[in-house]
RNA sequence: GACCGCGUAGUCUAGUGGUUAUGAUUUUCGUCUCACACACGAGAGGUCCUGGGUUCGAACCCCAGCGCGGUCA
Repeated sequence: GACCGCGUAGUCUAGUGGUUAUGAUUUUCGUCUCACACACGAGAGGUCCUGGGUUCGAACCCCAGCGCGGUCA
């Protein structure tokens, strides 16, 4: 330099156009316990990488950029 893939809570992750973005983990509070842990219940935590375009409507489709990984040179 060329091509391919990926980018979603602190971390990992589901979600292939439709009204409120999913789960686990983490964390806070409560129940339980003499206490801790486990378990159970409730909450917090997301400008869906950035900008633009298409559409009545975009996390999802298209373009450019940025970052990461891989293949080739």

The RNA shown here (transfer RNA) has 73 nucleotides and comes from Rhodotorula sphaerocarpa. Lineage of the source: Eukaryota > Dikarya > Sporidiobolales > Sporidiobolaceae > Rhodotorula. It matches the Rfam family "tRNA". Rfam links the family to the GO term triplet codon-amino acid adaptor activity. Rfam's curators write: Transfer RNA (tRNA) molecules are approximately 80 nucleotides in length. The family's RNA type in Rfam is transfer RNA. The RNAcentral record of the sequence draws on ENA.